[in-house]
Context: one part of a larger RNA
RNA sequence: CUGGGUGUAAAGGGCGCGUAGGCGGGUAUGCAAGUUGGAUGUGAAAUUCCGGGGCUUAACUCCGGAUUGUCAUCUAAAACUGUGUAUCUUGAGUGUCAGAGGGGAAAGUGGAAUUCCUAGUGGAGUGGUAAAAUGCGUAGAUAUUAGGAGGAACAUCGGUGGCGAAGGCGACUUUCUGGCUGACAACUGACGCUGAGGCGCGAAAGCGUGGGUAGCGAACAGGAUUAGAUACCCUGGUAGUCCACGCCGUAAACGCUGAUUACUAGGUGUAGGGGGUAUAGACUCCCUCUGUGCCGCAGUUAACGCAUUAAGUAAUCCACCUGGGGAGUACGGCCGCAAGGUUAAAACUC
Numbered sequence: 001c002u003g004g005g006u007g008u009a010a011a012g013g014g015c016g017c018g019u020a021g022g023c024g025g026g027u028a029u030g031c032a033a034g035u036u037g038g039a040u041g042u043g044a045a046a047u048u049c050c051g052g053g054g055c056u057u058a059a060c061u062c063c064g065g066a067u068u069g070u071c072a073u074c075u076a077a078a079a080c081u082g083u084g085u086a087u088c089u090u091g092a093g094u095g096u097c098a099g100a101g102g103g104g105a106a107a108g109u110g111g112a113a114u115u116c117c118u119a120g121u122g123g124a125g126u127g128g129u130a131a132a133a134u135g136c137g138u139a140g141a142u143a144u145u146a147g148g149a150g151g152a153a154c155a156u157c158g159g160u161g162g163c164g165a166a167g168g169c170g171a172c173u174u175u176c177u178g179g180c181u182g183a184c185a186a187c188u189g190a191c192g193c194u195g196a197g198g199c200g201c202g203a204a205a206g207c208g209u210g211g212g213u214a215g216c217g218a219a220c221a222g223g224a225u226u227a228g229a230u231a232c233c234c235u236g237g238u239a240g241u242c243c244a245c246g247c248c249g250u251a252a253a254c255g256c257u258g259a260u261u262a263c264u265a266g267g268u269g270u271a272g273g274g275g276g277u278a279u280a281g282a283c284u285c286c287c288u289c290u291g292u293g294c295c296g297c298a299g300u301u302a303a304c305g306c307a308u309u310a311a312g313u314a315a316u317c318c319a320c321c322u323g324g325g326g327a328g329u330a331c332g333g334c335c336g337c338a339a340g341g342u343u344a345a346a347a348c349u350c
Stems, first nucleotide, its partner, number of pairs: 003322004007304002012318001014201004021194003025088007033081002035077007042069001048066007091191001092188003095184005103177007110154001115149007125136002162169002206247006215241002220236004258317006266295011299306002323350003332343004
């Protein structure tokens, strides 16, 4: 390489948009590049294979045939692929009318709670733990009442409920804005799928500049525990957590399951729509579309399990794997302010 694989054994890119490329719906007709048939030419001989002949046999040798090509030219066919033209509507998109939503961005507003400040009441403890101590407190704490300040997060509703490509998104109002679903079948007429590179997005932590800082809290300090305790527990507490702008580009970025399409028993919950039946009236009954769960047949799997949301049956495209360690490391390249990221070996060893 081929082959075989990628939920858990090695292996699905963190996610999207999309370039090249690969692959691609129905009908009619033309061309003939691929494809298939025929003819001619050529593919040296020896060698090889098959059938014979000659040396006593064999090796050896001679004769005949076969074999040898992405071959060239001519010619024919038109099913399939390709390509040109025309056309179709079911794929895809547009439109009209409805609908749900913590999807995103900005501005504003609200209440509960913690902390702090001021004032009142009050007078000895409080806090913390397994138990304590450090700490706070007669300069009046804790508790309680009233007022004020400020920052961060939004209880109940809340739900294997919703939305988003993923990361993620939860108080309320307004403005701007993306996507999705259903019904209709009016319009376009294959406009599609995937996607190496590329571009963008991307939790937390971290970095830069400037703000902000209530609570929490790496580092750090003290108190305990302990043989020790650079920890677990306690009292404090700086970066950080928050905001604006700019970097970083990684996670058990997980459904450890790439995207798209088609097909293949059912049952039952739940979210959003549509239609029907009965009725005075669907919340109840039936059908159906989209999502999200559970159970389960065929099938599949090493087993566990998966099972119309497939890990079943098929197709297209991309990514990745190929014994363990060395190592996701070294060197080099690229990126980054740095931290580091990305690409990615070998010796040696079992």
Model confidence (mean pLDDT): 86 of 100. Small-subunit ribosomal RNA, central domain from a Eubacteriales bacterium, 350 nucleotides, folded computationally. The source organism's lineage runs through Bacteria, Bacillati, Bacillota, Clostridia and Eubacteriales.